[in-house]
Overview
Predicted 3D model of a 331-nucleotide RNA (Bacterial RNase P class A) from a soil metagenome. Its Rfam family is "Bacterial RNase P class A". Rfam links the family to the GO terms tRNA processing, dimeric ribonuclease P complex and ribonuclease P activity.
RNA sequence: AGUGAGUCGGGUGAUCGCCCCGCAAGGGGAGGAAAGUCCGGGCUCCAUAGGGCAGGGUGGCCGCUAACGACGGCGCGGAGCGAUCCGCGGAAAGUGGCACAGAAAAUAGACCGCCCCUUCGGGGGUAAGGGUGAAAUGGCGGGGUAAGAGCCCACCGGCGCGCGAGUGAUCGUGCGCGCAUGCCAAACCCCACCCGGAGCAAGACCAAAUAGGAGGGUGAGCGGCCCGCUCUCAAGCCCUCGGGUAUGGUCGCACGAGCGCGCGAGCAAUCACGCGCCCAGAGGAAUGAUCGCCGCCCGUAAGGGAACAGAACCCGGCUUAUAGACUCACU
Numbered sequence: 001a002g003u004g005a006g007u008c009g010g011g012u013g014a015u016c017g018c019c020c021c022g023c024a025a026g027g028g029g030a031g032g033a034a035a036g037u038c039c040g041g042g043c044u045c046c047a048u049a050g051g052g053c054a055g056g057g058u059g060g061c062c063g064c065u066a067a068c069g070a071c072g073g074c075g076c077g078g079a080g081c082g083a084u085c086c087g088c089g090g091a092a093a094g095u096g097g098c099a100c101a102g103a104a105a106a107u108a109g110a111c112c113g114c115c116c117c118u119u120c121g122g123g124g125g126u127a128a129g130g131g132u133g134a135a136a137u138g139g140c141g142g143g144g145u146a147a148g149a150g151c152c153c154a155c156c157g158g159c160g161c162g163c164g165a166g167u168g169a170u171c172g173u174g175c176g177c178g179c180a181u182g183c184c185a186a187a188c189c190c191c192a193c194c195c196g197g198a199g200c201a202a203g204a205c206c207a208a209a210u211a212g213g214a215g216g217g218u219g220a221g222c223g224g225c226c227c228g229c230u231c232u233c234a235a236g237c238c239c240u241c242g243g244g245u246a247u248g249g250u251c252g253c254a255c256g257a258g259c260g261c262g263c264g265a266g267c268a269a270u271c272a273c274g275c276g277c278c279c280a281g282a283g284g285a286a287u288g289a290u291c292g293c294c295g296c297c298c299g300u301a302a303g304g305g306a307a308c309a310g311a312a313c314c315c316g317g318c319u320u321a322u323a324g325a326c327u328c329a330c331u
Base pairs, nucleotide, nucleotide: 001331002330003329004328005327006326007325008324010294011293012292013291014290015289016288018029019028020027021026031308035319036318038317039316040315041314042313043199044198045197046196050227051226052225053224055195056194057193058192059191060074061073062072063071075088076087077086078085079084089190090189094188095187096184097183098182111130112129113126114125115124116123117122138156139155141153142152143151157179158177159176160175161174162173163172164171165170203251204250205249206248213241214240215239216238217237218236219231220230221229258277259276260275261274262273264271265270296305297304298303
């Protein structure tokens, strides 16, 4: 100078308040992101969520997991001196696109140049050289040729087939083929795999009431469609008439894929075991205010400053915001 990983996000005391638990004494009371709601799961109801179509998602391989687009390890390609970082099915099924520049953008292509011929007007050959572009029919060297060209040859690359190593992506190697297949799939599409829908205002219960009644319509439930399934056979639902009560309370809801420490298996993600701990639960929604002391930053001092932001059923990730301080490993 840089690369990667991680930690903290002031401490303590007093007073006055707020929410929850508790008879009381007393105890507990925002975050690393509580955020965005972008993925995944638990839970609840609807079929114990079943088949097909449509639709959506994922995309190297193998693991890990409740699950995932997360995470770990590995493979290949690219960038970098390096630590390290970034990318990842198929363009040889079909359709389509390729701005600008350029002669030509795919049935590739003669603008300059080069070579041959010429009646000097031009005609032909050439993709080696120049120029354009994100991209121009593989690279490099030699032979060859009028000049050139996989036209021929060696090496590298590519494709096909085989053998070996590996769970696999893939790698190594042998033979064959002068090379066919420009690029784009975050264009349609194809292939493989995955996904039912709605969400805690889910949903369940209690009390009172919707009563009792009249008339009419219609089976209802799976919220894209079809199948199928379940319930019901007069209930349910809807509308109208008339009547009447309430606009509450409880649960879900805080013991959980939980947290800390130790130990073991594994490269790791992760998992097993042992011990210990209980850590907001409100709901028009508490988690606050003031002061003292200490610590940090600025300042000679007096004094001043300290970010991003605040739970709303819960959890695993991702992403974004974040003053300042610190640790470790590596180049």

Model confidence (mean pLDDT): 78 of 100.